[in-house]
RNA sequence: CUCUUAUCCAGAGUGGCAGAGGGACAGGCCCUGUGAAGCCACGGCAACCAGGCACUCAAUUCAAAUUGGGUGUUGUUAGGUGCUAAUUCCUACUUAAUCGAUUACGGUCGAUAAAGUGAGAUGAGAG
Numbered sequence: 001c002u003c004u005u006a007u008c009c010a011g012a013g014u015g016g017c018a019g020a021g022g023g024a025c026a027g028g029c030c031c032u033g034u035g036a037a038g039c040c041a042c043g044g045c046a047a048c049c050a051g052g053c054a055c056u057c058a059a060u061u062c063a064a065a066u067u068g069g070g071u072g073u074u075g076u077u078a079g080g081u082g083c084u085a086a087u088u089c090c091u092a093c094u095u096a097a098u099c100g101a102u103u104a105c106g107g108u109c110g111a112u113a114a115a116g117u118g119a120g121a122u123g124a125g126a127g
Stems, first nucleotide, its partner, number of pairs: 001127008013042005021031003026091003043084003048080002050077001051074010088119001093116003097112006
C1' cells in the first nucleotide's frame, strides 16, 4: 500500500513547550490568542487483539488431561494498539414510503424518518 472482516447515537484530561490553524476530502456548520495543529510528561476511556478466570460445543481419551471454536468477565495483565469537542459533527449515491408545493397529470422540487451502497476511522487476519 492492497484485499477480507468486525465496530462506529456511549465513554475519556491536567501541566509544560509552541504560536495559527483545525474538524479526512467537497459543501455546510462548528472549535480556536479564554491558545488551533504539533511535541513532551503524567493520567483517563475503551474489552479490538493477546493474557487470566468461568461456562459451553466438538475431537482425542477408560478417565484425567490436551487441542480447536463460541459466550461472559477481568483495565493494569510490567501486554500490543487505538482514542481522549459536537452521532463518523451533518450532507453526498440508491430504494421505496409519508407530507407539502407545482403540473401539460407524464412528472418535477423540497422536507422527514428507515434500509442499503459508497467514502472515512480503528482493530484483527492475509498478501
Source information:
This is a predicted structure of a 127-nucleotide RNA (SAM riboswitch aptamer (S box leader)) from a candidate division FCPU426 bacterium. It was read from a public genome assembly, where an Rfam model found it. Of the family's consensus pairs, 94% are formed in the model.